Overview
Predicted 3D model of RNase P RNA and transfer RNA as a complex of 468 nucleotides. It holds a member of the Rfam family "Bacterial RNase P class A". Its family is annotated with ribonuclease P activity, tRNA processing and dimeric ribonuclease P complex in the Gene Ontology. Model confidence (mean pLDDT): 77 of 100.
RNA sequence: CCAGACAGCCGGAUGGCCGCUGCCCGCCCCUUAAAAGGUGGGGAGAGGAAAGUCCGGGCUCCAGACGAAACGAUGCCGGAUAACGCCCGGCGGGGGCGACCCCAGGGAUAGUGCCACAGAGAACGAACCGCCCAGUCUUGAAAGAGGCAGGGUAAGGGUGAAAAGGUGCGGUAAGAGCGCACCGCGUUUCCGGCAACGGGAACGGCAGGGAAAACCCCAUCGGGAGCAAGACCGAAUAGGAACCGCAGUUCCCUUGAGGAACGCCGUCUUCGUCACGGUUUGCAGGUUCGGGUUGGUUGCUUGAGGCGCUUGGCGACAAGCGUUCUAGAUGAAUGGUCAUCGACUGCCGCAAGGCAGGACACAAAACCCGGCUUAUAGGCUGUCUGGCCUU
RNA sequence: GCCCUCGUAGCUCAGUAGGAUAGAGCACAGGUUUCCUAAACCUGGGGUCACAUGUUCGAAUCAUGUCGGGGGCGCCA
Repeated sequence: CCAGACAGCCGGAUGGCCGCUGCCCGCCCCUUAAAAGGUGGGGAGAGGAAAGUCCGGGCUCCAGACGAAACGAUGCCGGAUAACGCCCGGCGGGGGCGACCCCAGGGAUAGUGCCACAGAGAACGAACCGCCCAGUCUUGAAAGAGGCAGGGUAAGGGUGAAAAGGUGCGGUAAGAGCGCACCGCGUUUCCGGCAACGGGAACGGCAGGGAAAACCCCAUCGGGAGCAAGACCGAAUAGGAACCGCAGUUCCCUUGAGGAACGCCGUCUUCGUCACGGUUUGCAGGUUCGGGUUGGUUGCUUGAGGCGCUUGGCGACAAGCGUUCUAGAUGAAUGGUCAUCGACUGCCGCAAGGCAGGACACAAAACCCGGCUUAUAGGCUGUCUGGCCUU
Repeated sequence: GCCCUCGUAGCUCAGUAGGAUAGAGCACAGGUUUCCUAAACCUGGGGUCACAUGUUCGAAUCAUGUCGGGGGCGCCA
C1' cells in the first nucleotide's frame, strides 16, 4: 500500500430572528382565599433504532391456593440475570490459507405415518442383468455354444437423493465379517473434566437407512388481561328490555332478617381437593340488545437510571464509592428561516487550495425497563489476518 | 394496545397431510368465417407462487424473519 476479519463510536456544529409544549418566578385582573385568564422574564424539550410488536420482566386489575389435564414455548453443557427464546464461557459438527464465521445441536431401539419418478428391490432385508454349481435337451468329432427348470451368490453392472458398514489382503465353485489388519459403530470399563465431552483398554463381526422445520415421546418453563390496565370527579340518558343463576333437607336455642351440618351455584380453559362468597322476592350477579358520552384529575416518570473510578471474574456480570437529574404531550409540542463552518458532488490546479451546485440517511416518544429483528446518507477509532514493496 | 386473516398470469380464483412442465375462466395476440365488425371455432404468449434465509433428495405447500393489504374488540351506566 492492497484485500479482508472483529469490536466500538458519531450520526451535523455554533449563533441571530419568529413560533410550539410543560416547569419556575414577578406583575395585572378577579376573588374571602386560590385556581383559571392576561403579560414579562428564566430554564428544559426525541432515538440509535423512539420502528416492527418478536421474546422477557416491572406495575395494575381479574373475589384465593395447590395438584392434574389441555394448550403453548424452549431443547448440547455450565454460567449470568429481575427474567428471557437474549447474553457470556465451553463442547461437538461444518466452512475459510488465516484473522474468524455459521449450526432449530434432545429422542428414529416407545409408537403411527411418509420416502414421488426410476429401479428386481426403499425397510417383515431385495436376485433384473451378471457370476458360480450340479441336472437335462439341442448342436458339435471334441472343446465349447445355446435353451429349459433348480440351487448358491450382494464382489461387478444398472436405477436412484438414498441399496443394508468402508478399504485392502486372505479365502471360496463363485461369493460373503467367512477370517484378519486399519477406519467407522455398539457394549462394558479406566483416566481427565462440575458437565457437555475428550483420551485409552477390553469385548462384539455389525445390529439400528433417512426424516421429528410429519404426528409424537421425554425434560424444563408458563394463570389471564393489559396504562383504552386501574382509581377519582363531572356531564348525559328510556334509572330501559330479554335470557340465565340463586332447588332444598336436617339439627341447636338466647325464637332472630340467628347459628351449624349436608346439598346446590359461583370464584383464572377443564377436572379434583381445600378455602372463600352466595343460597330468595330483589340482587352493586352474569350474558346480549338498546341508550348516553367522546370531558377533566391521577396512574406519569427517580429508574433493575446515566456517567466515572476501584475491586472480583476469562467473560456476560456483580459489589463498593463518588457524581448527576435529563420530555411528559394527549386531534398528540420538540418546528421554520437566515448566516458561518463541517460533510457531499462536479470543474480547475503538481500541491496547498479556489470556484460552482443542489441537497444532508433511516426515521420521530405515548406506562416504564432488558433484549432481538429490521431500516440507516456519510464519517471516525482500535485490535488482528493474508499478500506485495522498501529498509 | 390486543387479536384474526390474506398475498398464485392484466383481473377473479383453483391447487396446501411436500413429488417437478403450476392450472381454469375472463382479458390479450394471431388465424378461420364475414363486404366489415361482433359472436362462434382453432392456436398461442404471458408467472421470481409478495420477499429473504433455512429444513429436505425435492418447497406454491414446512419453519423462521421481513414487506404489504383487509378486518375485529375496548369507554359510561